[in-house]
């Protein structure tokens, strides 16, 4: 220097002005005033684990849902560290939902003869069995012979039945691999090695697992983020939990106050009639209770009363509100030991939003970043070369904002810093 990796941080700063919140002090009839605190790495998505809350709960079982290599960390996790086996990568490094497919069901598009108790398109063989043709050679029968018919036996050829997973071909896959024997032609059929599998034994390892190494059957396709078996985890619902005040109403519950009288009029009970009772309304003075006037009594004047609830007063209940759970906690920060890491122990110090229509913001100004610009110095390998410092202009400052609180996962994000390690080239 090029190219790649793992990782880890910042997430604009500075100053005026107006402003918002929350806590403190302090004035005031009041609404003030000073001081101090005031968003994140994700505060997101709400996807997984707790605390906390209130309901439920003898014990076990189903049923559902989750998790699935081993071994460690945690309050817990489906999360982290670390290590295994597989797998991509030359390497540093990535990826792995990673118990079972020999328990049973299922399911493998398209292509292909055939997709699994395998299967015969093309090829190869057609040994054994069958047909035909040719052709040699024996037999028998005719014939004087050549020859002719007839039967049998090899061969060579076309066929059929059949055999064949060695070749081709299809496929993401087609029931091991090379080689030799075998055979009609081929096969793990049979040998030898090599691969896998199952099983024993030996070593290492805490363990997943690793190395030998003997012994069988020889050979067993994929998929369980199909159903499903095995193993372990899990009562539900959430801060709109959930407590406490408490305007207003409704049901429910308790408690309260005073009217008797005489006249008149309807109407009912009763009674043979008179008559009596009782409701209901109206008058009348009296009585009670309010209101008004008045310092306060008599007093006037007005208003209601013959009511028992649809008045009144308590209690309930709990809408509007409010207050509380609420932010001091698995807490941050150093240090020391312990551990390869996650992380754990002990000490010291720290105090670091709590809004409820939802504060944490707006303006203006200088500065930082790019690109385009003027002007100028430095460097060298002397260029359309690199750096620095200056003028002017233009741009951008992301992603996104708590709402119980913690630990994780994912996912967004301008720009710009830092480690660490691989690989290729070059110079010393």
């Nucleotide at each position: 220097a090029g190219a790649g990796u793992g990782g880890g941080c910042u997430g604009g700063c500075c100053g005026a002005u107006c402003g918002c919140u929350g806590g403190g002090c302090u004035g005031u009839u009041a609404u003030g005033g000073c001081c101090u605190g005031g968003a994140g790495g994700a505060a997101a998505g709400u996807c997984c684990g707790g605390a906390c809350u209130c309901c439920g709960c003898a014990g076990g079982g189903c049923a559902u849902g989750g998790u699935g290599g081993u071994g460690g960390g945690u309050a817990a996790c489906g999360c982290c560290c670390a290590c295994c086996g597989c797998u991509c990568g030359c390497a540093a490094g990535g990826g792995u939902a990673g118990g079972g497919a020999a328990a049973g069901u299922g399911c493998c598009g398209c292509a292909g003869a055939a997709a699994g108790u395998a299967a015969a398109c093309c090829g190869c063989c057609g040994a054994c069995g069958u047909g035909g043709u040719u052709u040699a050679g024996g037999g028998c029968g005719u014939g004087c012979a050549a020859g002719c018919g007839u039967u049998u036996u090899g061969a060579a050829c076309c066929g059929c039945a059949g055999g064949u997973a060695a070749g081709g071909g299809u496929g993401a896959a087609a029931c091991g691999g090379u080689g030799a024997g075998g055979u009609a032609a081929g096969a793990g059929c049979u040998c030898a090695c090599c691969a896998g599998c199952a099983g024993g034994c030996c070593g290492g390892g805490u363990g997943a697992c690793c190395g030998g190494u003997c012994u069988g059957g020889c050979u067993u396709g994929g998929c369980a983020a199909a159903c499903c078996c095995c193993a372990c985890c899990a009562g539900g619902a959430g801060c709109a939990a959930g407590a406490c005040c408490a305007a207003a109403u409704a049901a429910g519950g308790g408690g309260g106050c005073a009217g008797a009288u005489g006249c008149g009029a309807u109407g009912a009970c009763u009674g043979a009639a008179a008559g009596g009772u009782c409701c209901u309304c109206g008058c009348a003075a009296c009585g009670c209770g309010g209101a008004u006037c008045g310092g306060c009594c008599c007093g006037a004047u007005c208003c209601g009363u013959u009511a028992c609830g649809a008045c009144c007063c308590c209690c309930g209940g709990g809408u509007c509100g409010g207050u509380c759970g609420c932010u001091u906690g698995a807490g941050g920060u150093g240090a020391u030991c312990c551990g390869c890491a996650a992380g754990g122990c002990u000490c010291a110090u720290c105090c670091c939003a709590g809004a409820u229509u939802a504060a944490u913001g707006a303006u203006c100004g200088g500065u930082c970043c790019c690109g385009a610009u003027u002007u100028u110095c430095c460097u060298c390998u002397a260029g359309a070369a690199g750096g620095g410092a200056u003028u002017u202009c233009g741009g951008a400052g992301a992603c996104a904002a708590a709402a119980u609180c913690c630990g994780g996962c994912u996912u967004a994000c301008a720009a710009g810093c830092c480690c660490g390690c691989u690989c290729u080239u070059u110079a010393c």